RNAcentral holds the sequence, with entries from ENA. The RNA shown here (small-subunit ribosomal RNA) has 1523 nucleotides and comes from an uncultured prokaryote. Its mean pLDDT, the model's own confidence on a scale to 100, is 85.
RNA sequence: AGAGUUUGAUCAUGGCUCAGAACGAACGCUGGCGGCGUGCCUAACACAUGCAAGUCGUGCGGGAAAGUGGGGGCAACUCCAUGAGUAGAGCGGCGAACGGGUGAGUAACACGUAGGUAACCUACCCUGGGGUCUGGGAUAACCUGUCGAAAGGCGGACUAAUACCAGAUAAGACCACGGAGGCUUCGGCCUCUGAGGUAAAAGAUGGCCUCUGCUUGCAAGCUAUCACCCCGAGAUGGGCCUGCGCGCCAUUAGCUUGUUGGUGGGGUAAUGGCCUACCAAGGCAAAGAUGACUAGCUGGUCUGAGAGGAUGAUCAGCCACACUGGGACUGAGACACGGCCCAGACUCCUACGGGAGGCAGCAGUGGGGAAUAUUGCGCAAUGGGCGAAAGCCUGACGCAGCGACGUCGCGUGGGUGAUGAAGGCCUUAGGGUCGUAAAGCCCUGUCGGGAGGGAAGAAAUCUCGCCGAAUUAAUACCUCGGCGACUUGACGGUACCUCCUAAGGAAGCACCGGCUAACUCCGUGCCAGCAGCCGCGGUAAUACGGAGGGUGCAAGCGUUGUUCGGAAUCACUGGGCGUAAAGCGCGUGUAGGCGGCCAUUUAAGUCCGAUGUGAAAGCCCGGGGCUCAACCUCGGAAGUGCCUUGGAUACUGAGUGGCUAGAGUACCGGAGAGGAGGGUGGAAUUCCUGGUGUAGCGGUGAAAUGCGUAGAUAUCGGGAGGAACACCGGUGGCGAAGGCGGCCCUCUGGACGGCUACUGACGCUGAGACGCGAAAGCGUGGGGAGCAAACAGGAUUAGAUACCCUGGUAGUCCACGCCGUAAACGAUGGGUACUAGGUGUUCGGGGUAUUGACCCCCUGGGUGCCGCAGUUAACGCAUUAAGUACCCCGCCUGGGGACUACGGCCGCAAGGUUAAAACUCAAAGGAAUUGACGGGGGCCCGCACAAGCGGUGGAGCAUGUGGUUUAAUUCGACGCAACGCGAAGAACCUUACCUGGGCUAGACAACGUCGGACAACCCUGGAAACAGAGUUUUCCCUUCGGGGACUGCCGGUUCAGGUGCUGCAUGGCUGUCGUCAGCUCGUGCCGUGAGGUGUUGGGUUAAGUCCCGCAACGAGCGCAACCCUUGCCCUUAGUUGCCAUCAUUAAGUUGGGAACUCUAAGGGGACCGCCGGUGACAAACCGGAGGAAGGUGGGGAUGACGUCAAGUCAUCAUGGCCCUUAUGACCAGGGCUACACACGUGCUACAAUGGUCGGUACAGAGGGUCGCCAACCCGCGAGGGGGAGCCAAUCCCUAAAAACCGAUCGUAGUCCGGAUUGCAGUCUGCAACUCGACUGCAUGAAGUCGGAAUCGCUAGUAAUCGCGAAUCAGCCAUGUCGCGGUGAAUACGUUCCCGGGUCUUGUACACACCGCCCGUCACACCAUGGAAGUAGGUUGCACCAGAAGUCGGUAGCUUAACCGCAAGGAGGGCGCUCACCACGGUGUGCUCAAUGACUGGGGUGAAGUCGUAACAAGGUAACCGUA
Repeated sequence: AGAGUUUGAUCAUGGCUCAGAACGAACGCUGGCGGCGUGCCUAACACAUGCAAGUCGUGCGGGAAAGUGGGGGCAACUCCAUGAGUAGAGCGGCGAACGGGUGAGUAACACGUAGGUAACCUACCCUGGGGUCUGGGAUAACCUGUCGAAAGGCGGACUAAUACCAGAUAAGACCACGGAGGCUUCGGCCUCUGAGGUAAAAGAUGGCCUCUGCUUGCAAGCUAUCACCCCGAGAUGGGCCUGCGCGCCAUUAGCUUGUUGGUGGGGUAAUGGCCUACCAAGGCAAAGAUGACUAGCUGGUCUGAGAGGAUGAUCAGCCACACUGGGACUGAGACACGGCCCAGACUCCUACGGGAGGCAGCAGUGGGGAAUAUUGCGCAAUGGGCGAAAGCCUGACGCAGCGACGUCGCGUGGGUGAUGAAGGCCUUAGGGUCGUAAAGCCCUGUCGGGAGGGAAGAAAUCUCGCCGAAUUAAUACCUCGGCGACUUGACGGUACCUCCUAAGGAAGCACCGGCUAACUCCGUGCCAGCAGCCGCGGUAAUACGGAGGGUGCAAGCGUUGUUCGGAAUCACUGGGCGUAAAGCGCGUGUAGGCGGCCAUUUAAGUCCGAUGUGAAAGCCCGGGGCUCAACCUCGGAAGUGCCUUGGAUACUGAGUGGCUAGAGUACCGGAGAGGAGGGUGGAAUUCCUGGUGUAGCGGUGAAAUGCGUAGAUAUCGGGAGGAACACCGGUGGCGAAGGCGGCCCUCUGGACGGCUACUGACGCUGAGACGCGAAAGCGUGGGGAGCAAACAGGAUUAGAUACCCUGGUAGUCCACGCCGUAAACGAUGGGUACUAGGUGUUCGGGGUAUUGACCCCCUGGGUGCCGCAGUUAACGCAUUAAGUACCCCGCCUGGGGACUACGGCCGCAAGGUUAAAACUCAAAGGAAUUGACGGGGGCCCGCACAAGCGGUGGAGCAUGUGGUUUAAUUCGACGCAACGCGAAGAACCUUACCUGGGCUAGACAACGUCGGACAACCCUGGAAACAGAGUUUUCCCUUCGGGGACUGCCGGUUCAGGUGCUGCAUGGCUGUCGUCAGCUCGUGCCGUGAGGUGUUGGGUUAAGUCCCGCAACGAGCGCAACCCUUGCCCUUAGUUGCCAUCAUUAAGUUGGGAACUCUAAGGGGACCGCCGGUGACAAACCGGAGGAAGGUGGGGAUGACGUCAAGUCAUCAUGGCCCUUAUGACCAGGGCUACACACGUGCUACAAUGGUCGGUACAGAGGGUCGCCAACCCGCGAGGGGGAGCCAAUCCCUAAAAACCGAUCGUAGUCCGGAUUGCAGUCUGCAACUCGACUGCAUGAAGUCGGAAUCGCUAGUAAUCGCGAAUCAGCCAUGUCGCGGUGAAUACGUUCCCGGGUCUUGUACACACCGCCCGUCACACCAUGGAAGUAGGUUGCACCAGAAGUCGGUAGCUUAACCGCAAGGAGGGCGCUCACCACGGUGUGCUCAAUGACUGGGGUGAAGUCGUAACAAGGUAACCGUA
């Protein structure tokens, strides 16, 4: 510090996800040791049991028992002493308000921070001052009586105090009244002072007798210590008040009656509506009152670069609470966790009458929960309470126990060791790897275990001894200080040290597709499963499961959860708003924010300095202590903050004075569909009326509905009525926007230009608020010509609730009132300033010149286009900014759900506005790029159409396919580009299929032993394979050992074999687009990039062919050419070919010839080369000449980058899988030839351009020795016999056929056509039954030119005619591949169909239109809204009620202290009672969550149904608002 994920790819936007750190954690697997920490986050749920607050006899009165010892008594028993002034209880004092727990409540002066208290208190402690006098009456305990089950009371009698009471005294205090001074927040306070009033006290212990009394010694007294009272001061701790800070919701907008203030009174330690009476009517709130929800706050903690964000366990400070609610008492302090009273819920006891209790103290239990410990030891240390002290108490605390919960440290060994062992895994079978790893050898001893030694934590107090000080009459005593001695350890025989022991007891977890370090095999086969995101799995899974190996951490490792980070993804630091989410439809304007120039004052902001504070701990830095570290400890720094104070004055603010550049006013002037009202005009449509006139009109793609003989349409005249204003008219004008259009008048707003004068910052923006606001729509009343939702009819269509047509009502128009929305758009808020220009247009002004108007120049306002810098993701914007800045407002934060629900507000309604959540997805979206596509466009090709010729589709047959059938009908090929295809030959074989018979190292390959030449022939069984038996024969080489080839039997294991599967694992080969003209690269340039440029453009071509131009310049694969063939000529060569001349023959038969033809080798020839024209002076095109051939002469071979997961595992090869007495191999027979049908490709025909018969010509190219086969003979013929010739320019196949000549047939199912069938034959072959071809005779079917549709062909082509060859014994060949003969027609042209190329355009497509995609319906699941209601929670208001308690009142009852001789009184208590008030109750609301028959939409889901809305002009352009 980033990364993955939207796309075919790209950039940007944007969300989701990951890597990091952390945790009071939990879960899974695993687990050696120690140190230090830490441990109910849930039920503030309920609690058994024990403990957690007592102490003081030096405050007081009292005071046991058991036991022991002794005495008496026979014994029961009793007495004394001791136990012991002990235990326990009581009165009294102090403490119990601390310490410890918890976080329910609380959004608050609760907390934090800084202040205030002149408005206060403070026990114990320190210090200063002053005191402690004289009296009195009770009461518990104890005793006794009594009630009660108990808890607990009641009565009587006795007694003490540091308990209680009265009186005295009063330095000072307090109260009220005065005087003076100072301060002040103006309320008051402080100091000094005058006179008056009020309020105190307690003793205990030790010591001593100098004075007094009794006189031993004690008492009074004195003295010391402690205690007590009053006052001042301090310290500590608190109370109260204030500024600022500290959650969320505005779908909570108004709240408040003790409320806000005042006066009097009350109350408190103290201010205060804190309380009360009266008076006034205030107070709070958009800077968020009130209400709802949530929450203890802080130091800190976690994270982060920081700013921030999250959090508030442990430790520390504060607050609140103590079963729930209320209340007071006591006290210095409480409204009190282990106190009291009441009410409530719950639990327990009970004799049913009544009682008791409160673990959110420490342990512990149940429960809840994913989850959190011992009913431990000790007061040794630290701290606390009481005490004079010893000491007692202390679940505070110190320790131990449990838990890998966290963190820190250590260990599980070290060295050496290659036959790289065995074994595992992988393998290309060679090897590689685990791996120096192990074993082996040599060592060490941390931890653990055993044994031994063994700290520190302890300082003291007390007591004793000595010394000193203070005090005193005192060398006693007491107190204080110093020194010495004695005593005290829970942890714990712990830490630590030493010895012994033995490598011995101690390694796991997660991961290995990318992110992200780490790869192979097997299993599985969209199954099982994985998954944080993207995504893996459908037979070769580095992604599932296992294994081997590897990577990362390590006594832990992973997972889950949570927080921060990454996330600049709420942006203060540090984001945006034209199109990605985002500018309010527009204006006026309130609060607020911001604001021109000069001077001056002030010093609030701001800046600098200083003081105080910012607790400690923590973090950071530097030291120190535990062996290190964690941990602990000391010091420092920091704590960005707040208060106070001193200073500075540039800027901002505030005050004052001025200025004119902003803004405004006055004056002059012109422009304009600016607004409102009134009037008025013509054209047109329609209607009415009259005339002319007759059969149609109208409408459409075509029609029909409709109108018309009752006279339409058309045309002329007249009239009525409503609405809108052609031309001008214009990216012209005006307006804030919506919007505004004939002409005239009236009223009226704004902007602009010009000259001067005036005001003097009066300005900009603008949350709320108010106003305006197209169309549609609503209400009332008018109006209604045209148009026209709804509706009706006609068409179209599969349907057509649409598009088209004919009609037609609301509405459109007017007045008034609503509505308040639009793609209300420049998708661009307003203002100001600045930053190159060019060119239009509109409205003004000026200059020169001019009579004037133009032209030209300058200038202000508006409105367009182009364009630089700059900016932008790009597109684009660009002085009218989307540039550079400032000010103000509005808005955004992934998509869907959702322009929704609920609630509020508005509306007559329709609805508008404000505006969520659950759930769901990993994307949604922008711009641009390359393709592909379009019922987009331009240009251009092709037998693509058109123009022609001939076919197919109908018939019969052949052949292939589908289907069906079958034991099998083997397999493959399926639009073009499968279907006379693989198959250039299925009777057996082929053959892969079926049935049956037999084989298992095998039909075939390699190795080993043994034997044998191979082999041929015969016999038996059998369908054959095969099995058995027999006869004959004896290969090649040799160094004579043997070797090799072939063959048989046997044996073994490595194996053979498979036309079994996968062409979607592959190679190779092939088809197709397409012989279409394209496809790319290097360098450069452009672009952030994908990519572009080049390759586009202008011409031209068959061609990316060539030329020109051009940020391109070159190059490659394709095109063309080079190659073959054919067409002309030449040269060379003449046999088997040829024959002009000469001779010869039946015959080029022979001699001869080398001219010609031909053959086959080499050359020539054609290049737009020449001429003319067109063209751009080019490329090229058109025409012509010459030429055998003319513009690539004809034909062939040749097939770019790629596409179709195209075809082929059955040509071959090959990975993987599968079979192995069978899915292998052999044999016989059958099948591949089936047959209701359907399709493709062909053949033959339907006839006279013909059939038949006779005659007569002319080819080319091939083939031939297991062959072609002549002559001749036989047969009607297929063919047979025969055997010449030929390994071929020699011989043979070989006849070419159509054509031509002649004859006949005469339009007919024929003398056409030949299927089918019968009979008889021929040939091949081991064998023609299934299932061959051919021949002869006989038979003589359909068919009379073929529906929709569809195919081929542009010249030696189509059509037509025959010939040959491959395969092959033969052949189902009408096929295929070749060859020649005869030999046409037509092409205007590119609108249309199909295919293709190129440029451009749109795109929501990229599996690329056979694409994408919308909505209803049906089914399943999920969350959610409404809903008659139902059952709850919080809470408001009104009323009832009123426990305990407190304040007040008091007529009843009662009462020790004081007064009084007494009666009585003062004072008190009980009781009663007013007020307040908790629980509770009644009624009625608000609100929250839950639930609810039914219902609404939404989301998700595999291939469901119906249509086709959108994306291309998406086939009616789409979209927004409205009905």